[in-house]
């Protein structure tokens, strides 16, 4: 340049998010299988399991032209025996000889046991076996062989003994022999010729790296044959020998590839190599004797599992991964094992011997047999076909041909096993038909879908016709097959299921069913409204198939060459020295091992790709090219790596001079403090805690003060300062010694980096021997503390902690960050040097150590020249959580242990980093009747009520921390009432339709507890009219649709309410920042009651709230008024001034002023003012929380009842009482009780109402009926307070429960169960335990009055006034809430999460006395068969000798080796075991509470010792610790 060719992702960790990560899933395949189902046809497939065992028939025969026989029929020749016509006759016969025709001979033909030849070594079947030169792919034999075939040279004379078949006799049940006798051959065996053929010696030439090798000369020596047919015959044709080639097929060595385990690390003795023989077609320890001591192995020998390899296949973009069914090629096996014979070939599937299992026959004496050839049978198994038909074709074996044989083939059958093709109709066709199915009952959908109209005619059937495959000159030859294929014919007529429909992932509703039955690939659905479980209807996908299962590969970059990582996810070795290995500075030449280019040979066929072709199309399949990325030979080119040489300083080293250092060993020295010990002074405590207590002390302690001993340890300086590889190292001085670092720039001249193994160093604890011991101080006592308390705290205290030697080798051994080299803005400390400077500053450089930081990187967090940036180089190390750093093995170790390391089995996750909340026995701001100050309670008494519990026929249901419990219920004697007991009624008590009949209606008797029920009486209306009758309304009766439920579900809901909480919060838009959840806004500085309000600021704005707008109230002011009011003594009237009533206004807004604040916003302080900083008080509750109340106020989905779970009636019951809670009321008294006179409110209610005055009763009330639908009448009298008087501290003249008597109201009814009244009785209780409640002013406390409900019942509720206080330094702490930060393993959110031991159940696995099997070796003993040798006892046709014998040969005998067997010990693997350890799972078990928040003692690593159990403690170490404060850096101005 020019061709080609090509890659999708989804779901599950969370409250969300980024990332890591593992699990599934969506595609392709298949020698399959299994479920449903099932119409044809083509082409292909078809024991993967028992290399398990096989009846039965067939797969390898063939040649008579190799050859004796034999046998069949026939022909000639022969004629034995028979003898016909005829002739003669002594009539006894005798001639003659037609005809049949028998042995035997020859002749062609046909069959064919044996002898002989060729072929049974191909063809066909399985993969047991093999980790090899077996296979694959490239060379190689100067080390071979090769029957048939092709060429080409030569030769074929002459003889010779057998031997089977036969024949005769004989053994044995067969099988299968034996003797003895005849015969042939292309069988056998001699001689003869013979070289270009073998051997042996020689010449000399050429080539080979060689060992040799080729061709040639010359000489000895050695070795052949077999005929047959056909022809008179000559000759042909087949065959047979010797050579030489060739082709074909083998053999045998090399390089290079070819699974897993190192928990397999050493293996090997014919091993390894020579020398000399054997032996093979051939080379070689192949094999033998004898000699040496090698070989082979981390680049992985040995061993041990597993496996036939490959062309190919399936998959993938690819690069791979996975696999070798069919088809083609090589290996290996043929019942196990061994063995050799025959042959060109073989250690021979369908030959032989032998042994070993097993099966069959037997006359028990022996024998026979091997389907992993085609069919077939058993068996095993999810599973895998016909005892089929032919040689027509293709090939193959004999044969000279014909032919014969061929279960190789070729065709049929079986299986939807798989690819491919084709049908089950096509077109019209809307009353949108019926059915179905669902509804909201309107409808909608099944659906043009039927049905009907109109066609056309594939498969299937029925007839007639009919091949190609058949080749060579010519006929003849077809299993398939009357098949394919044409043609005609009839008729929609005979042919569709299968899976799925919650995401993934196309496709939804009903009903049944209720965490059950079921479903799942993953996440999951099911616990009464399931698109997820059955099923229907639909709808989706595929469609003669459709799911399901199993296995590859894919998707997975999740094992990463292509194309991954390791600071916190998994993951960097503790640390360094250094082997092998791997990588390696700058110039130059020369080779050419990698590298590139080009050629040439090969990569077989088939497959795959592409272009054309044949079968109506595919599928199949032809033919041409491509491809095969590889191997190997040759030419080249040298930039890069190699590899030789040469040079060179910048890499590294060495050298000189010079500071610095808690760098290492070793030895001495020194002072302070503790403890002990003696002495001295002194007296009662000491000491320790959060408070104790144990202990010490009057036998004198603590203290002090002087002397003594001993061991350890080294304040200050000190310091993110110095050294050292790490570990680590700190009082001075001496001795020896490692490293680093600066200057300079004479030296070497790449000498370097890295590092598997190896070697050496390694805190602490903890071993060993010896010393040593002050102080700590595991364990071990005691005390406390706890529910306990094997802890935390105290008081003692023992290894150890110190020192020498010698093990141990392990840590959060950490910068959780391997060395090593280069490069890439910057500021700013601090330690060494060194240069310019006189010196100081300072500037410039190197080594080193902190910090903040740009680019980059980074899931983020962060890192950032000291990289976790940008490249290179080595080495380690990861690959989903548990189970596990454990089990088993193997190393080290005195042990403790260390260090390598797994599996089964279980989960769908486990994990990092940031966000958001929510919590913390975290921190810091703020509020609040929280607390604190204070006043009154309440918990104690008695009643009231309400709840629990208990009872009960029933004692109706709901409310339950705060937020249920004087709550629904603003009022249960019936009634309400829903409960329970009995009596009743079934279209119902109530609603709407229809029919029918009567107006409604208003009454009386009896039966019953009533409900009802029976029997009457009186009544006949309004509207319209065609006068027949019809309507509205009511009642009664029937029929059915329906009514009817306080039955269930507040966790299916609507609404309504509670709370937090009237706390000051929730939020959105745009824009910014962040991959992203989210962040900013909304935080900061001040402020408020407030996210109020100002300022600042990557935010600028806005919404719900906050306040404000609205009512009540507190002052005025204006208008207006009667029932108010009054300037009148009263009334009338009369006035609008006062009170009052209500409509409209004014008034307060940090406005004034001053101080402080930042020149703000605002606070104090004032002024004026009725009121001053929200004046007071109401209504007024953001976004949300609690599955928070409520199906019984209503409403309503869906369940359940329907002569009842509806409805009615009487009657009980909700009122019940050993007992506990919670609200209240009355007290307990003298701030009172009781009595007398006697003031002052508001806010409200009245008609089936409030009721005055007047009378009566003690009174509760009665009698009455004035006046009021009200600023007029009336409930109504307030009370507390003041005023006199009386009790005198006491269970009372306080306190009023209970009860007993009489009465009084309301109401059909006061027994269960009413509220009131007189008199009598006259209880507890003398201020209330732990613990709790409400309140900051007209508040609290206290007093009385209305009023809703209500016939009647009020201590409760819901309002109204009247008298009316104390206190609040303040925010430490208790509670609740707002904001910020902070940790979190929490998110159902601390009432969270979560450890570990113990109980139970059920799984897998380690140990485990042994037992029982397999597998490889290894010693030993026995030793088939059989080659080889050796031997001469038997026996012998060729040859050789006259003969005798001789060579040779077969038996026998013997040795070497030898398969199976036996016997032994060791060894590996595996099953199985009483019994033992852990580990995992399990809805609810038992004890504690170890983590996580400072988790309540920070917490975790490594050791040691301890303890039910998580765990506790000592040593050392991290930080992956909160918090407070200090100190040091660092920004910033």
């Nucleotide at each position: 340049a020019u061709a080609u060719u090509a890659g999708a992702g989804a779901g599950u960790u969370u409250g969300a998010u980024c990332c890591u990560g593992g699990c599934u899933c969506a595609g392709g395949a298949u020698g399959a299988a299994c479920g449903c189902u099932g119409g044809c046809g083509g082409c292909g497939u078809g024991c993967a399991u028992a290399a398990c065992a096989c009846a039965u028939u067939c797969a390898a025969g063939u040649c008579g032209a190799a050859c004796g026989g034999a046998g069949c029929g026939g022909a000639u020749u022969g004629g034995a025996a028979u003898g016909a016509a005829g002739u003669c006759u002594u009539c006894g016969g005798a001639c003659a000889g037609a005809a049949u025709g028998a042995a035997a001979a020859u002749c062609a033909g046909c069959u064919u046991a044996g002898u002989g030849g060729c072929g049974g070594a191909c063809g066909g079947g399985u993969g047991a076996g093999u980790a090899a030169c077996g296979c694959g792919u490239g060379a190689g034999c100067a080390a071979c062989c090769u029957g048939c075939c092709u060429u080409c040279c030569g030769a074929a004379g002459g003889g010779g003994g057998a031997u089977a078949a036969c024949a005769u006799c004989u053994g044995g049940a067969a099988a299968c022999g034996g003797a003895u006798g005849c015969u042939a051959a292309u069988a056998c065996c001699g001689c003869a010729u013979a070289a270009c053929a073998c051997a042996a010696u020689u010449c000399a030439u050429u080539c080979g790296c060689a060992u040799g090798a080729a061709a040639g000369g010359a000489u000895u020596g050695u070795c052949a044959a077999a005929g047959g047919u056909c022809g008179c015959a000559a000759g042909a044709c087949c065959g047979a020998c010797g050579g030489a080639a060739g082709a074909u097929g083998g053999g045998c060595u090399c390089g290079c590839g070819u699974u897993g385990g190192a928990u397999u690390a050493g293996a090997c003795a014919g091993u390894u190599g020579g020398c000399g023989g054997g032996g093979u077609a051939a080379c070689g320890g192949c094999c033998c004797a004898c000699c040496a001591a090698a070989u082979c192995a981390a680049c992985g020998a040995u061993c041990c599992a597993u496996a036939g390899c490959c062309g190919g296949a399936c998959u993938g973009a690819g690069a791979g991964g996975u696999u070798g069914a069919a088809c083609g090629g090589c290996c290996a096996c043929a019942u196990u094992g061994g063995a050799a014979c025959u042959g060109a070939g073989a250690a021979a599937c369908g030959g032989u011997c032998c042994a070993g299992a097993c099966u069959c026959c037997u006359a028990c004496g022996g024998g026979a047999g091997g389907c992993a050839g085609c069919a077939g049978u058993g068996g095993g198994g999810a599973a895998u076909a016909u005892u089929g038909g032919g040689c027509a074709a293709u090939g193959g074996g004999c044969g000279a041909a014909a032919g014969c044989c061929u279960g190789a083939c070729c065709c049929a059958g079986c299986g939807a096993c798989g690819c491919c093709g084709c049908g089950u109709g096509a077109a019209g066709g809307a009353a949108g038909a019926a059915g179905g199915u669902u509804u909201u009952c309107g409808g909608a959908u099944u659906g043009u879908a039927a049905a009907c109209u109109u066609c056309a005619g594939u498969g299937a059937g029925c007839a007639g016709g009919g091949a190609c495959g058949a080749a060579g000159g010519a006929a003849g030859u077809g299993a398939c097959g009357g098949u394919a294929c044409c043609u005609g014919c009839a008729g929609a007529g005979c042919a569709a299921g299968c899976c799925a429909c919650g995401g993934c992932u196309a496709a939804c509703u009903a009903c049944g069913u209720g965490c059950c039955a079921g479903c799942a690939g993953c996440c999951g659905c099911g616990g009464u409204a399931a698109u997820a479980c059955g099923u229907a209807g639909g709808u989706g996908g595929c469609g003669a198939g459709c799911g399901u299962u199993a296995u590859c590969c894919g998707g997975a970059a999740u094992u990463a060459c292509u194309g991954g990582g390791u600071g916190u996810a998994a993951a960097g070795g503790g640390u360094g020295u250094g082997u092998a290995g791997g990588c390696g500075g700058g110039a130059c030449u020369g080779c050419a091992a990698g590298u590139c280019u080009g050629a040439u040979g090969u990569g077989a066929a088939a497959u795959u790709u592409a272009g054309c072709g044949g079968c109506u199309c595919a599928a199949c399949u032809g033919c041409u090219a491509a491809a095969g990325u590889g191997c190997a030979u040759u030419a080249g080119a040298a930039a890069c790596u190699g590899u030789a040489g040469u040079u060179c300083u910048u890499g590294a080293g060495a050298g000189u001079c010079g500071g610095a250092g808690g760098g290492g060993u070793g030895a001495a020295c020194g002072g302070a403090a503790u403890u002990c010990c003696c002495g001295g002074u002194g007296u009662a405590g000491c000491g320790g805690u959060a408070a104790u207590a144990u202990g010490c002390g009057u036998a004198g302690a603590u203290a002090u003060c002087g002397g003594g001993a001993g061991g350890a340890a080294c304040a200050c300086c000190g310091g993110u300062g110095g050294c050292g590889a790490a570990g680590g190292c700190g009082g001075u001085u001496c001795a020896c010694u490692g490293g680093a670092c600066g200057a300079c720039a004479a030296c070497u001249g790449a000498c370097g980096c890295u590092g598997a193994g190896a070697c050496a160093c390694g805190a602490a604890a903890g071993c060993g021997u010896g010393g040593g011991g002050a102080g700590c101080a595991a364990a071990c006592a005691g005390g406390a503390u706890u529910a306990g308390a094997u802890a935390c705290c105290c008081u003692g205290g023992u290894a150890g902690u110190c020192c020498a030697c010698g093990c141990c080798c392990u840590a959060a051994a950490c910068g959780a960050u391997g060395a090593a080299u280069g490069c890439u803005g910057g500021g700013u400390g601090u330690g060494g040097g060194u240069g310019c400077a006189a010196a100081a500053a300072g500037c410039a450089u190197c080594c080193g150590u902190g910090c903040c930081g740009u680019a980059g990187c980074c899931a983020a967090c962060g890192c950032g020249a000291u990289a976790a940036g940008c490249a290179u180089u080595c080495c380690a190390c990861c690959u989903g959580g548990g189970g596990a750093g454990u089990a088993c093995g193997g190393u080290c170790g005195c042990a403790a242990g260390a260090u390598u390391a797994a599996a089964a089995c279980u989960c769908a996750a486990a994990g990092g980093a940031a966000u958001u909340g929510a919590c913390g026995g975290g921190a810091c701001c703020c509020c609040g009747c929280a607390c604190a100050a204070g006043c009154a309670g309440u918990g104690g008494a008695g009643u009231a009520u309400g709840g629990g519990g208990a009872u009960u026929a029933a004692u109706u249901c709901g409310a339950c921390g705060c937020a249920a419990c004087g709550c629904g219920a603003a009022g249960a004697a019936c009634c309400u009432u829903a409960c329970c007991a009995g009596g009743g009624c079934u279209u119902g008590a109530c609603a709407u339709c229809c029919u029918u009949c009567g107006a409604a209606u208003u009454u009386g008797g009896c039966a019953g507890a009533a409900a009802u029920g029976c029997c009457g009486a009186a009544g006949u209306g309004c509207c319209c009219u065609u006068c027949g009758g019809g309507g509205a309304g009511c009642g009664a009766a029937g029929a059915g649709a329906c009514a009817g439920g306080u039955g269930g579900u507040g966790c299916a809901u609507g609404g309504u309410u509670g709370u937090c909480g009237u706390c000051a919060g929730c939020u959105c838009g745009u824009g910014u920042c962040g991959u992203g959840a989210g962040a900013u806004g909304u935080u900061g500085g001040g402020u408020u009651a407030a996210g109020u309000c100002c300022c600042g600021c990557a935010a600028c704005g806005a919404g719900c709230g906050c306040a404000a707008c609205c009512c009540c109230u507190a002052c005025g002011g204006u208008c207006a008024g009667u029932u108010a009011c009054u300037a009148c003594g009263a009334a009338a009237g009369a006035g609008g001034a006062c009170u009052c009533u209500g409509a409209c206004c004014g008034g307060a807004c940090u406005g004034c002023c001053g101080u402080u604040g930042a020149c703000a916003a605002a606070a104090c302080g004032g002024a004026g003012g009725a009121a001053g900083g929200u004046g007071g008080g109401g209504a007024u509750g953001a976004c949300g929380u609690c599955a928070a109340a409520u199906c019984a106020u209503c409403a309503u989905g869906c369940c359940c009842c329907u002569u009842a779970c509806g409805u009615u009636c009487u009657g009980g019951g909700c009122c019940u009482c050993a007992c506990c809670c919670g609200u209240a009321c009355u007290a307990c008294a003298a701030u009172g009780g009781c009595g007398c006179a006697a003031a002052c409110a508001a806010a409200g209610g009245g008609a089936a109402g409030c009721g005055a005055a007047g009378c009566c009763g003690c009174g509760a009330g009665g009698c009455g009926g004035a006046g009021c639908g009200g600023a007029a009448c009336u409930c109504a009298a307030a009370a507390a307070a003041g005023g006199c008087g009386u009790c005198u501290c006491a269970g009372u003249u306080c306190g009023g429960a209970c009860u007993g008597c009489a009465g009084g109201c309301u109401g059909c009814a006061a027994c269960c169960c009413g509220c009131c009244u007189g008199c009598a009785c006259g209880a507890a209780g003398u201020u209330g335990g732990a613990a709790u409640u409400g309140c900051u002013a007209g508040u609290a406390a206290u007093c009385g009055c209305g009023g809703a409900u209500c016939a009647g019942c009020a201590u409760g509720c819901c309002g109204c006034g009247g008298u009316g206080a104390a206190u609040a330094c303040g925010u430490u702490c208790c509670c609740g809430g707002g904001g910020u930060u902070u940790g979190u393993a929490c998110a159902c959110a601390c009432c969270g999460c979560c450890c570990g031991u113990c109980a139970c159940a059920c799984c897998a696995u380690g140990a485990g006395a042994g037992u029982c099997g397999g597998g490889g070796a290894c010693a030993c003993c026995c030793g088939a068969a059989g080659u080889c040798c050796g031997u001469a006892g038997u026996c012998u046709a060729a040859c050789c000798g006259c003969a005798a014998g001789g060579a040779g040969g077969a038996c026998g005998c013997g040795g070497c080796c030898g398969a199976a067997g036996g016997u032994g010990g060791a060894u590996u693997c595996g099953a199985u075991a009483a019994u033992u350890g852990g580990g995992g799972u399990g809805a609810a078990g038992u004890c504690g509470u170890a983590a996580c928040a400072a988790g309540g003692u920070a917490g975790c690593c490594g050791u040691a010792c301890c303890a039910g159990a998580a765990g506790g403690u000592g040593c050392g170490g991290c930080u992956g610790g909160a918090u407070c404060a200090c100190c040091u850096c660092c920004u910033u101005u």

Predicted 3D model of a 1533-nucleotide RNA (small-subunit ribosomal RNA) from a Bacillota bacterium. The coordinates come from a structure-prediction model, not an experiment, and the mean pLDDT is 84. The sequence is in RNAcentral, with records from ENA and SILVA. It matches the Rfam family "Bacterial small subunit ribosomal RNA". Gene Ontology terms of the family: ribosome and structural constituent of ribosome. Lineage of the source: Bacteria > Bacillati > Bacillota.